[in-house]
Context: one part of a larger RNA
RNA sequence: UGACGGGGGCCCGCACAAGCGGUGGAGUAUGUGGUUUAAUUCGAUGCAACGCGAAGAACCUUACCAAGGCUUGACAUGUCACGAAUCCUGUGGAAACAUAGGAGUGCCUUCGGGAGCGUGAACACAGGUGGUGCAUGGCUGUCGUCAGCUCGUGUCGUGAGAUGUUGGGUUAAGUCCCGCAACGAGCGCAACCCUCGUUUUUAGUUGCCAGCAUUAAGAUGGGCACUCUAGAGAGACUGCCGGUGACAAACCGGAGGAAGGUGGGGAUGACGUCAAGUCAGCAUGCCCCUUACGUCUUGGGCUACACACGUACUACAAUGCUACGGACAAAGGGCAGCUACACAGCGAUGUGAUGCGAAUCUCGUAAACCGUAGCUCAGUUCAGAUCGAAGGCUGCAACUCGCCUUCGUGAAGGAGGAAUCGCUAGUAAUUGCAGGUCAGCAUACUGCAGUGAAUUCGUUCCCGGGCCUUGUACA
Numbered sequence: 001u002g003a004c005g006g007g008g009g010c011c012c013g014c015a016c017a018a019g020c021g022g023u024g025g026a027g028u029a030u031g032u033g034g035u036u037u038a039a040u041u042c043g044a045u046g047c048a049a050c051g052c053g054a055a056g057a058a059c060c061u062u063a064c065c066a067a068g069g070c071u072u073g074a075c076a077u078g079u080c081a082c083g084a085a086u087c088c089u090g091u092g093g094a095a096a097c098a099u100a101g102g103a104g105u106g107c108c109u110u111c112g113g114g115a116g117c118g119u120g121a122a123c124a125c126a127g128g129u130g131g132u133g134c135a136u137g138g139c140u141g142u143c144g145u146c147a148g149c150u151c152g153u154g155u156c157g158u159g160a161g162a163u164g165u166u167g168g169g170u171u172a173a174g175u176c177c178c179g180c181a182a183c184g185a186g187c188g189c190a191a192c193c194c195u196c197g198u199u200u201u202u203a204g205u206u207g208c209c210a211g212c213a214u215u216a217a218g219a220u221g222g223g224c225a226c227u228c229u230a231g232a233g234a235g236a237c238u239g240c241c242g243g244u245g246a247c248a249a250a251c252c253g254g255a256g257g258a259a260g261g262u263g264g265g266g267a268u269g270a271c272g273u274c275a276a277g278u279c280a281g282c283a284u285g286c287c288c289c290u291u292a293c294g295u296c297u298u299g300g301g302c303u304a305c306a307c308a309c310g311u312a313c314u315a316c317a318a319u320g321c322u323a324c325g326g327a328c329a330a331a332g333g334g335c336a337g338c339u340a341c342a343c344a345g346c347g348a349u350g351u352g353a354u355g356c357g358a359a360u361c362u363c364g365u366a367a368a369c370c371g372u373a374g375c376u377c378a379g380u381u382c383a384g385a386u387c388g389a390a391g392g393c394u395g396c397a398a399c400u401c402g403c404c405u406u407c408g409u410g411a412a413g414g415a416g417g418a419a420u421c422g423c424u425a426g427u428a429a430u431u432g433c434a435g436g437u438c439a440g441c442a443u444a445c446u447g448c449a450g451u452g453a454a455u456u457c458g459u460u461c462c463c464g465g466g467c468c469u470u471g472u473a474c475a
Base pairs, nucleotide, nucleotide: 001475002474003472004471005470007469008468009467010466011465012464013463015459016458019423020422021421022420023419026314027313028312029311030310031309032308033307034305035304042053043052064300065299066298067297068296069295070294073125077124078123079121080120081119082118083117086103087102088101089100090099091098092097107114108113127289128288130287131286132285136283137282138278139277140276141274143272148187149186150185151184152183153182154163155162156161167178168177169176193266194265195264196263198234199233200232201231202230203229204228207224208223209222212221213220237260240254241253242252243251244250316416320375321374322373323372324371325370326369332363333362334361337356338355341352342351343350344349382413387408388407389406390405391404392403393402429451430450431449432448433447434446435445
């Protein structure tokens, strides 16, 4: 100087408390451990691994296993030789591949040849998701959006170092004020950026419709007021008033205002810590393989199942379930695409057909909600696992191993022990919708809107953190 303390003081955070809803019990989905296996590819492992890499394993992906092939190679550059490229048909085979036959002669040209493609030969080489994240770059997680981390000059100290950065107030903040052997400065904080909330103006189609005409309908004439769209501005600064305070910074209350003291949300992550994670995104040193640890193909596996754990979904019902009728979104996607409409089918879907590269057409009926009726506390008109049958869709192909529909079947489950998680407001809870991935496949993920709470006395305690101080046989 740090680190640590079941030392002290001050302070903060959904840290506790006060509340609301869960997890832990059930079934299923998914990830992991373990076990099994020819293989169940690899990585991630307290918080900070475990719906994680994977924004989607039937083949492919794929790295794993079995079997069958190739050896200048599936891919790149260079040398030489031959052939246009290319297309079609056989045979063997699971395919890769091996083998046989036929069609075919292009483009540029200084007629030497050249470009491009294919085949063959030899060699330089290719190739490796092989090892090492404890050799590395880059990127990322975490403490933590915590308020800290430092420097120059000066001063003090023999020195390590100290001071500044401590102290009195204050703040979300090393934020600001005052004081002070310090005076200044940098990286962080804040602001500048995006978005939501108010308004002015510009613009008025594909959007909108107040008045006029017209209609089944903003469908049309007309209009751009209003809504909306998207450009440019305005607006909030403790600016104003009162009080407290040290005549300060600031705090408390008030006015005006759409918004008030950082207005809400996001992006933004200091010096560093964990030899944290990643050699399997990529790059890369060294080591290793080179008729194989490379590469091609078919089939299998990653989907196994006495068990254990994590994360979710659906429930256990009456604030509910079922049937019928009725209402209101936002944000997105669409041409190898989204599909109106009509018809067929109980339905998944199919057939025909139309518009739209979309403020125009379309996905597209939002659901919870409201109204009416039934159910009356039961393993039920709750719950839907499992299984049987019949179909549909995608795709060479749904056996291992996809999704959907209809009919039947109708398991556990009676609110979950110890323990444990999230959340402070348009939040929790609850309700649907969309998108990416994608041929097909979503209870996951990322967004969007609808309905919409309760509680916070307080800081004694648990956890994490900041500042000062103290002890130490620790560095």

Annotation: The part of an RNA shown here (small-subunit ribosomal RNA, 3' major domain) has 475 nucleotides and comes from Dolichospermum sp. NIES-1951. The full RNA is in RNAcentral, with records from ENA and SILVA.